[in-house]
Overview:
Predicted 3D model of a 78-nucleotide RNA (transfer RNA) from a Candidatus Limnocylindrales bacterium. Its mean pLDDT, the model's own confidence on a scale to 100, is 82. Its Rfam family is "tRNA". Lineage of the source: Bacteria > Bacillati > Chloroflexota > Candidatus Limnocylindria > Candidatus Limnocylindrales.
RNA sequence: CGGGGAGUAGCGAAGCCUGGUUAUCGCACGUGCUUUGGGAGCACGAGAUCGUGGGUUCGAAUCCCACCUCCCCGACCA
Numbered sequence: 001c002g003g004g005g006a007g008u009a010g011c012g013a014a015g016c017c018u019g020g021u022u023a024u025c026g027c028a029c030g031u032g033c034u035u036u037g038g039g040a041g042c043a044c045g046a047g048a049u050c051g052u053g054g055g056u057u058c059g060a061a062u063c064c065c066a067c068c069u070c071c072c073c074g075a076c077c078a
Base pairs, nucleotide, nucleotide: 001074002073003072004071005070006069007068010027011026012025013024020058029045030044031043032042033041051067052066053065054064055063
């Protein structure tokens, strides 16, 4: 320098191709029930401006452009 992949809740993922009701699941967290207590179990709850900035659209996590970070491959130099 070129090509490819990834970025979504505290953590790990799905959803993107094919735009559309309140963005889903597991773990973790909080409250309650249960228990002498803890753990386990059950019920409920909170937690995301979907990497950043623009564009298209009635409507963008999803489509387009630029940029940032990380990973892989190749090339170049030594």